[in-house]
């Protein structure tokens, strides 16, 4: 000192969370020792038992018990009693209390003070009682009645009066107590001190205004009473005050302080232990005694509770120390001692003391120590991990060797804390008193401490290991179990769950939970903000308050300085010292930032006085404007009415309809009338505090501004409350009502349409008066003043100035942006904000006629909500451009039959995969068996294949038999080779190691493929810009098929793509050609044919070249380039076609081509076999074939290709058959032979529009071929049969030229073939494109966005059960407070007091009125 978390990424705002420290703690796991501290935070709940306040015989009468006895309470002593002192201290607790309670500083001319100290004076006399004891009653008890008689330092009176009180004085009043060892101890009065206490005052001391008024003894006075004392403290009378926005009153909470925790500090939180003060003592009230109490271990009364009881009545108060119960997460022993310190009494000894000192329990905290140290590598065993012959790690760790002995154990020694009092003796001058010597006293405790002995011996855990945050792997689990402080992990490869190994951190502890501070500048005094993130009041006027110009004088309140007092001690800090160190203790210092008193200073602020003019205002003269208000006037438009002209529609819409109209509309003309608003001017203008203000004109009126420096002389700024104004809508009363027009009605639209559109239409809109008081009342920007670079526009006729706008410097800002009209730099004042939701809601209060407004929470819930900007994606946003995308055309599909694939259904199985485009004649380029993965059944288990090892064997191969559907099973025959005799080769068998799997996961993968898309894009380096994500480059202007090229430019370059380089094709020449070709030219031969010799001319086939590049010309253009029926050329602007597919997208497809991680399976999910299935069939879809006919069918004749294939092959001629085909076998491993007849075409003939001489499905019969085998389930042939179908709804597909359309041919796979499929080949050979508005897809720029899984996005509301939270609720119930009333105990002060008294100006019982819990 910071970190995590909002986003695809960024900056900011902002909340939440974490790392630190702390504790009177608790809980979990664990635990060796010592020292020092601490220990009911909850029920101020209830308490059994014991103890916690007594003492004095030197005050008294006495003698129950004990002891002594001279037998006498005589003596030691002393229960109970009288009396004195104490019990008001010490100890506990924090309920109450928001207060002079506490803290601090003062005050008293309003006080008291036992014991103690000092001083002075006195201490004389008299008297009557009473307890105890004795006698006698009542009662269970507690207790109590009566009688007789007695003492005092108990009580009373008299005397005296230093003194005291009263009084001007005279004068009056007022005291005592004795005991004695004769030393003294006491007593009384007064004065003073000390100590302690009471009282008053200033300042400080919690939250709430959703508590704004409170107060009748209330505030003051006079008088009286009362008190220790002042005082409404109490009473009588008089006055009407007193407190309060600087927060009274009320409510809630709370003992206060020194201090403690935290923090850099300021602060914030807290008040346990220790110290000071206060309050309380079962709840409430009351007084008595006393120096002191309204009294914790006293009294009385009321109440609640508990206990005893003989039922009549009594007793009690642990918030003392222990302890018990209860409550609670939780807090100790019914211990020892008065040895020390202190207290009470006493002359003293001494007694008492749960104060105190000690011990016990508890890791509750703090501090210290230990659990060993050194050496030791076959880097052991074991564990864990891995690429696993082996390596890594645990790890010098262990074993082993040597050493040490703190602590613990055993043994021995052994404190300080103790000095006094007292006693005895001595000294000083003697008693007193002081000093000194000796002696006496230890709970803790045989403790601390010291010494010796043996022995590594007696001693390590806890949490964590995804990021924050130090520390990583394996296994298990599979959105399960679980984790989690925040973000978040877990759905089959989890460093995040659980275990293990390893590691990290701390350590006798470690974690968790809780609390508080910090981090949080996240309430900001130090030290924040308010255009858009939360936040400027709608606007002005103005009260209180705050702040305030220049000069001068005085004062000294603030301010500053010095001094004094105080600020308790402890604590904190610093420096010493003492426990072996430390914690701890102790001494000294510092500090205590405060308050008070006093002396001084006078710059600033304040106060007072005097002056000034620049702030402000006034005046004069101009100027200005939709400023306000009240009148008057005007025209256009609209509606209505009347009349007229006139006839069938008008009106309205995207299109319509409702509506109006032949009873005459709309339209047109004239006149009349009503209300509202003011076209053009008009603007980016002007005015106003804001709301707002617009025809013209008049009255009244507010403001601004210029000039003058004429007047006043700080008169100013802001402004909580307050007052006024305040759009629209709305409300009340009364008018008015043309148009418009919520509600409403109708018509449309639509799935619906309570909307948008249309036709109507009420309130309202308008006026007057009165309310309402809110708006995105916005510049989302409070008011005032000063300062800070320029440019330009507007503005009253010109200049200047005020004003209104735009762009920018500095500066500011998260950025967008602001920028002299600040959001800059400063000052003053006000208002407001503190995460999102809940909510501007609820309750309360105020205002309002109402609507509602103002003020304004909480529970609960989330980890975000938000601002600005960036890159994408998207838009029924914009611009530009492209594509058979549309359009223009041609031909199809969708209807029929069939083929084929798919879905569905069915089935034992109909194996599996592919599913929008990008699955569906797809994997499959060919399922009768095989294939085959599926089903049924029969079999095998080292297995169907291959290799290794071991063992036994001798063959293996082959032939045959039985069984069986086959596989398989069983059996028979036959039978080795080489040899160094060890064995080897070969073969099958047995055992074993490696198997096998078309089982799962294409969302673990490789490879490969589809698609966007052959679309023109995708990026990088350096530089520059930006806080940053990013941008720039790649945008712009042109151009292109193209990010193709050119120009420009903070960019300059480069890469992957485009293009080119490659192949085929079109042209030409060259070259080579045995088999092609030609008889072209020569020759031979044939009925005929390159058949033959020969030839390369041509065609063709190879090879190597040429050719095309906008190169040339013209036009346009800066250029790139474009245009031209240009020239030339076979080909012209990429000539045509192919191969070639950027960064990436779809977790796209494929684990069933193959490969492969992980998982699963092993007499089966593997392997073999037979049969079946993949070919099923109500149906739906895709892709095709054939047709529906005359541009045709049929028959006959006849012409012209190219690509290919062929030896398990192609198979000629010939012959047979109607034909499929058979037979035959020439030739050919192919430019030679064969497949092989090309078809459409052409010619001729026929058919004549019909379900036909169209169409061929379906079915029957007979055959052919392949193949072990055509039943399920092949193709073909012949004959016969002759279905649907007459051009196909909505919709939809392909194609831009050798293309579409149409015609046939070949090939792969293959025994054969369900091929109408696929891949190729050639023949014939069109039409159309105006164009880019629209549909689809794409590219670039731009814009909006709350989207980023990216529009198939995001997101809003209702609805279930339930009642956890909040609110409501018929009711039920508890507590607190205020006020008033009734009764009234104890008690108080009055009155009376016939009764009582030795007391007589007296006291008391009783009675009585008042107050009172």
């Nucleotide at each position: 000192a910071g970190a995590g978390u909002u986003u695809g990424a960024u900056c900011c705002u902002g909340g939440c969370u974490c790392a630190g420290a702390u504790u009177g703690a608790a809980c979990g796991c664990u635990a060796g020792c010592g020292g020092g501290a601490g220990g009911c935070u909850u029920a101020a709940u209830a308490c059994a038992u014991g103890c916690a306040a007594g003492u004095c015989g030197a005050a008294c009468g006495g003698c129950a018990g004990c002891a002594u006895u001279u037998c006498g309470g005589a003596u030691g002593g002393c229960a109970a009693g009288u009396g004195g002192c104490g019990a008001a201290c010490g100890g506990g607790u924090g309920a109450g209390u928001a207060a002079c309670g506490c803290g601090u500083a003062c005050a008293a001319g309003a006080c008291c003070u036992g014991c103690c100290u000092u001083a002075u004076a006195c201490u004389g006399g008299a008297g009557g009682a009473u307890a105890g004891c004795c006698c006698u009653g009542g009662g269970a008890a507690a207790c109590u009645g009566g009688g007789a008689g007695u003492a005092a330092u108990a009580c009373u009176c008299c005397a005296u009066g230093u003194g005291a009180u009263c009084g001007u004085a005279a004068g009056a009043u007022u005291a005592a107590a004795g005991c004695u060892c004769c030393g003294g101890c006491g007593g009384u009065a007064u004065a003073a001190g000390a100590u302690g206490g009471g009282u008053g005052u200033g300042c400080g001391u919690a939250u709430g205004a959703u508590u704004a008024g409170a107060u009748a003894g209330u505030u003051g006075g006079u008088g009286a009473g009362g008190u220790a004392a002042c005082g409404g403290c109490u009473c009588a009378c008089c006055a009407a005050g007193u407190c309060u926005a600087c927060g009274a009153u009320c409510a809630u909470u709370a003992g206060g302080g020194g201090g403690c925790g935290u923090g850099a500090g300021a602060g914030c939180g807290u008040g346990g232990c220790c110290c000071c003060c206060c309050a309380c003592a079962c709840g409430g009230g009351u007084a008595c005694u006393g120096a002191g109490a309204c009294a914790c271990g006293g009294a009385c009364c009321c109440g609640a509770c508990u206990c005893c009881u003989a039922c009549g009545g009594g007793a009690g108060g642990c918030a003392g120390c222990a302890g018990u119960a209860a409550g609670g997460a939780a807090u100790a022993u019914u211990g020892g001692a008065c040895a020390a310190u202190g207290g009470a009494g006493g002359c003293a000894a001494c007694u008492c003391u749960g104060a105190u000192c000690c011990a016990g329990c508890c890791a509750u905290c703090c501090c210290g120590c230990g659990u060993g140290c050194a050496g030791g590598a076959u880097g052991a065993c074991g564990g864990c991990c891995c690429u696993a012959u082996g390596g890594g790690u645990u790890g010098u760790a262990a074993a082993c060797u040597g050493c040490u002995u703190u602590u613990g154990c055993g043994a021995g020694g052994g404190a300080a804390g103790a000095a006094a009092c007292g006693a005895a003796g001595c000294u000083a001058u003697u008693u007193a008193u002081a000093g000194u010597u000796u002696u006496u006293u230890g709970a803790c405790g045989g403790u601390a401490c010291c010494u010796c002995g043996a022995g590594a011996a007696u001693a390590a855990g806890c949490a964590c290991c995804g990021g924050c945050u130090a520390a990583c792997u394996c296994c298990g689990u599979g959105c399960c179990a679980g984790c989690a402080g925040c973000c978040g992990c877990g759905g089959u490869a989890a460093u995040a769950c659980g275990g293990a190994g390893g590691g990290u951190g701390c350590a006798a502890g470690c974690g968790u939970u809780a609390u508080c501070c910090g981090g949080a500048a996240u309430c900001a005094c130090u030290g924040g903000g308010u255009u858009u993130a939360a936040a400027g009041g709608g606007u002005g006027c103005g009260u209180a308050g705050g702040c305030g110009g220049c000069a001068u004088a005085a004062u000294a309140a603030g301010u500053c300085a010095g001094a004094g007092g105080u600020g308790a001690a402890a604590g904190c800090c610093c420096g010493g010292c003492g426990c072996u160190c430390a914690a701890c203790g102790u001494c000294g210092g510092a500090a205590u930032u405060g308050c008070c008193u006093u002396u001084g200073a006078u710059a600033c602020u304040g106060u007072u006085g005097u002056g000034c003019u620049u702030g402000a205002a006034u005046c004069a003269u101009g100027c200005u404007g939709a400023g306000g208000u009240c009148g008057g006037c005007g025209g256009a438009a609209u509606g209505a009415g009347u009349c007229a002209u006139g006839u069938a529609g008008c009106g309205g819409u995207g299109a319509a309809a409702u509506g109006c109209a032949u009873a005459g509309a709309u339209a047109u003309g004239a006149c009349u009338u009503a209300g509202a608003a003011c076209a053009c001017c008009a603007a980016u203008u002007g005015c106003g505090a804001a709301g707002g203000c617009a025809g013209c004109u008049g009255g009244c009126u507010g403001g601004g501004u210029a000039u003058g420096a004429a007047u006043u002389g700080a008169c100013g700024c802001u402004g909580a409350g307050g007052c006024a104004c305040g759009a629209a809508a709305g409300c009340g009363u009364g008018g008015g009502g043309a148009g418009c027009g919520a509600a409403c009605a109708g018509g449309a639209u639509u799935a619906g349409a309570u909307a948008c559109c249309c036709u109507g239409g009420u309130a309202g809109u308008c006026c007057a008066c009165g309310c309402c008081c809110u708006a995105a009342a916005c510049g989302a920007u409070g008011c005032u003043u000063a300062c800070u670079c320029g440019a330009c526009g507007u503005a009253u006729g010109g200049c200047u100035g005020a004003g209104c706008a735009u762009c920018c410097a500095a500066g500011g800002g998260a950025a967008a942006c602001c920028g002299u009209u600040a959001a800059g730099u400063a000052a003053g004042c006000c208002a407001c904000c503190u995460g999102g939701g809940g909510a501007g809601u609820a309750c309360g209060u105020u205002c309002g006629c109402a609507a509602g407004a103002a003020u304004g929470a909480a529970a609960c819930u989330c980890a975000a909500a938000g601002g600005a900007a960036u890159u994408g994606a998207c838009g029924g946003g914009g611009g530009u451009c492209c594509g058979c995308a549309c359009a223009a055309g041609c031909g199809g599909u969708g209807g029929a039959g069939c083929a084929u694939g798919u879905g569905g259904u069915u089935u034992a199985a109909u194996u599996c995969g592919a599913u929008g485009a990008u699955a569906c004649g797809c994997g499959a380029g060919g399922a009768a068996c095989c294939u085959u993965a599926c089903c049924u059944g029969g079999g095998c288990u080292c297995g169907a294949a291959u290799g290794g090892u071991a063992c036994a064997g001798g063959a293996c191969c082959g032939u045959c038999c039985c069984u069986g559907a086959a596989a398989g099973g069983g059996g028979a025959c036959u039978u080795u080779c080489u040899u160094u005799c060890g064995a080897g080769a070969c073969c099958g068998g047995u055992a074993u190691c490696a198997a096998g799997g078309u089982g799962c996961u294409g969302c673990a993968u490789g490879g490969u493929u589809g698609u966007c898309g052959u679309c023109a894009g995708c990026u990088c380096g350096u530089g520059c810009c930006g806080u940053g994500a990013g941008g720039u480059g790649u945008u712009g202007g042109g151009u292109u098929a193209a990010g193709u090229c050119c120009c420009g430019c903070a960019a300059c370059g480069a890469g992957c793509g485009c293009a080119a380089c490659c192949c085929c094709u079109a042209u030409u020449g060259c070259u080579a050609g045995u088999u092609u070709g030609c008889c072209a030219g020569c020759a031979u031969g044939u009925u005929a044919u390159g058949a033959u010799g020969g030839g390369g001319a041509c065609u063709c086939u190879g090879g190597a070249a040429a050719g095309a590049c906008u190169g040339c010309c013209g036009g346009c253009g800066u250029a790139a380039g474009c245009c031209g029926u240009g020239a030339g050329g076979a080909a012209g602007g990429u000539g045509g076609g192919g191969a070639c597919g950027a960064c990436g997208u779809c977790a796209a497809g494929u684990c069933a081509u193959c490969a492969u991680g992980g998982c699963c399976u092993u007499u089966a999910u593997g392997c073999c076999c037979a049969g079946g299935g993949c070919u099923a069939c109500a149906c739906a879809c895709g892709u095709g074939c054939u047709a529906c006919a005359a541009u045709g069918g049929u028959a006959a004749g006849u012409a012209c290709a190219a690509c290919g294939g062929g030896u398990a092959g192609c198979g000629a001629a010939g012959c047979a058959g109607u034909g499929a085909u058979g037979u035959g076998g020439a030739g050919c491993c192919a430019a030679u032979c064969c497949c092989a007849g090309a078809a459409a075409g052409c010619u001729u003939a026929u058919c004549u529009c019909a379900g036909u001489u169209c169409g061929g499905a379906u079915u029957g019969a007979a055959g052919u071929c392949u193949g072990a085998a055509a039943c399920u389930c092949g193709a073909c042939u012949u004959c016969a049969u002759g279905a649907a179908g007459c051009u196909g709804g909505a919709a939809u597909c392909g194609c831009u030229a050798g293309u579409a359309a149409u015609c046939g041919c070949g090939c792969a796979u293959c025994a054969g073939c369900c091929a109408u499929g696929g891949c190729g080949c050639g023949g014939u050979g069109a039409a159309u494109a105006c164009g880019u508005u629209c549909c689809c897809g794409g590219a670039c720029c731009u814009u909006g966005u709350a989207c980023a899984c990216a529009c198939c996005g995001c997101c809003c509301g209702u609805c279930a059960a339930g009642c956890c939270a909040u609110g409501g609720a018929a009711g039920c119930u508890g507590g607190g407070g205020g006020u008033g009333c009734c009764u009234a105990a104890a008690g108080a002060g009055g009155g009376u007091g016939a009764c009582u008294u030795u007391a007589c100006g007296g006291g008391g019982a009783g009675c009585u009125a008042u107050c009172u819990a």
Small-subunit ribosomal RNA from an uncultured prokaryote, 1413 nucleotides, folded computationally. The prediction has a mean pLDDT of 83.